Context: one part of a larger RNA
RNA sequence: UGACGGGGGCCCGCACAAGCGGUGGAGUAUGUGGUUUAAUUCGAAGCAACGCGAAGAACCUUACCAGGGCUUGACAUCCCACGGCUGGAAUUAGAGAUAGUUCUUUCUCUUCGGAGACUGUGGUGACAGGUGGUGCAUGGUUGUCGUCAGCUCGUGUCGUGAGAUGUUGGGUUAAGUCCCGCAACGAGCGCAACCCCUAUUGUUAGUUGCUACGCAAGAGCACUCUAGCGAGACUGCCGUUGACAAAACGGAGGAAGGUGGGGGGGACGUCAAAUCAUCAUGCCCCUUAUGUCCUGGGCUACACACGUACUACAAUGGCGGUAAACAGAGGGAAGCAAGACCGCGAGGUGGAGCAAACCCCUAAAAGCCGUCCCAGUUCGGAUUGCAGGCUGCAACCCGCCCGUAUGAAGUUGGAAUCGCUAGUAAUCGCGGAUCAGCAUGCCGCGGUGAAUACAUUCCCGGGCCUUGCACA
Numbered sequence: 001u002g003a004c005g006g007g008g009g010c011c012c013g014c015a016c017a018a019g020c021g022g023u024g025g026a027g028u029a030u031g032u033g034g035u036u037u038a039a040u041u042c043g044a045a046g047c048a049a050c051g052c053g054a055a056g057a058a059c060c061u062u063a064c065c066a067g068g069g070c071u072u073g074a075c076a077u078c079c080c081a082c083g084g085c086u087g088g089a090a091u092u093a094g095a096g097a098u099a100g101u102u103c104u105u106u107c108u109c110u111u112c113g114g115a116g117a118c119u120g121u122g123g124u125g126a127c128a129g130g131u132g133g134u135g136c137a138u139g140g141u142u143g144u145c146g147u148c149a150g151c152u153c154g155u156g157u158c159g160u161g162a163g164a165u166g167u168u169g170g171g172u173u174a175a176g177u178c179c180c181g182c183a184a185c186g187a188g189c190g191c192a193a194c195c196c197c198u199a200u201u202g203u204u205a206g207u208u209g210c211u212a213c214g215c216a217a218g219a220g221c222a223c224u225c226u227a228g229c230g231a232g233a234c235u236g237c238c239g240u241u242g243a244c245a246a247a248a249c250g251g252a253g254g255a256a257g258g259u260g261g262g263g264g265g266g267a268c269g270u271c272a273a274a275u276c277a278u279c280a281u282g283c284c285c286c287u288u289a290u291g292u293c294c295u296g297g298g299c300u301a302c303a304c305a306c307g308u309a310c311u312a313c314a315a316u317g318g319c320g321g322u323a324a325a326c327a328g329a330g331g332g333a334a335g336c337a338a339g340a341c342c343g344c345g346a347g348g349u350g351g352a353g354c355a356a357a358c359c360c361c362u363a364a365a366a367g368c369c370g371u372c373c374c375a376g377u378u379c380g381g382a383u384u385g386c387a388g389g390c391u392g393c394a395a396c397c398c399g400c401c402c403g404u405a406u407g408a409a410g411u412u413g414g415a416a417u418c419g420c421u422a423g424u425a426a427u428c429g430c431g432g433a434u435c436a437g438c439a440u441g442c443c444g445c446g447g448u449g450a451a452u453a454c455a456u457u458c459c460c461g462g463g464c465c466u467u468g469c470a471c472a
Stems, first nucleotide, its partner, number of pairs: 001472002004468002007466007015456001019420005026311008034302002042053002064297007073127001077126002079123006087104007107116003129286002132284003138280002140275003143271001145269001150189006156165003169180003195263004200231007209221003213218001234257001237251005313413001317372006330361003335354002340349003379410001384405003388401003426448007
């Protein structure tokens, strides 16, 4: 000087408390451990691994295993020889990779000698290749403390020096934010602001949007809305408190008030934190194999244990009916697909319209009325049988959906533990990425819409000052 203390003081945070809803019990989904296996590829490991890499493992992916093949190689550059433009189709053997046969096709220049480009086969070696190792050799990227308020420098001054001062003190703030004081005076990285969305309004512009006119066509741009430019909020005004300060509290006006709400934005550094499997890369290792091609299997196993979710245990509910009820944000060409018809349904036939404020996905759901009458039920839906649909070369291992039958556990969950302070929690549905198909996951969107906060004693984490010194 740090770090640490079951030392002290001050302060903050859904940290406790006050509330609301969960997890821990059940079934299922998913990840992990363990076990098993020919293989169950690899990584991630307290918070900060475990619906994580993976925005989607039937083949492919795929890195794993078994078997069948290749060895200048699946991919790149160079040399030699031979052949041919490239390419396409059919067929035989085989699990396929692959091997063979047949048919078709014939680049540019040309002095017709040939040359060039591209490509195939064979050979030769330089080389290729490696998701092999090391994240404790690295770059890059990322997590975390933490959006916490801190981390430093120049000059000066003090100290023999390490260092100190500034950055401490009195107030104040979300903030090292600002004010005052002071051997300090200034400055930098952070804070804040500048950026985006949202809440109000003016103006400009009106098509595909809207409708005061209209049956429509049309007409118009007031309104809704769309999207450009502005205005608006600054403790600006008033009062009180305060040190004539910074500021705090109350009020006015205002759509909005003291950072209006949300996002993006993460200082110096810590954890030899994570990643050599995104990528790049040093060194080491393999080179008829640790490379590469293919078929099949595995990553989907299952006495068990844990994490994260979904669905429930019901009456604030289930079921049936009803109404043109009411959203927002997205997506659409190898695509989204309407009306119509067929099917109980998944779906099928067919194809209007639409590269979209135009057409389509698109039906929003919670709402309202009736019924059930507290039961393992008209709750709950696991599991299984049968019969079907869709995607796709192909649903046995191992996809999703529909109909019918079956109808398991479960009656609110021990110790313990998590999230949330307002358009939030809770609850309800909708969309998108990935994607042939597959979503209870992820990322978004809107609808309905609470309760509580006395307080900082205690638990956890953090900031500043101070004290002690086992430690560096």
Model confidence (mean pLDDT): 81 of 100. Predicted 3D model of a 472-nucleotide part of an RNA (small-subunit ribosomal RNA, 3' major domain) from an uncultured bacterium.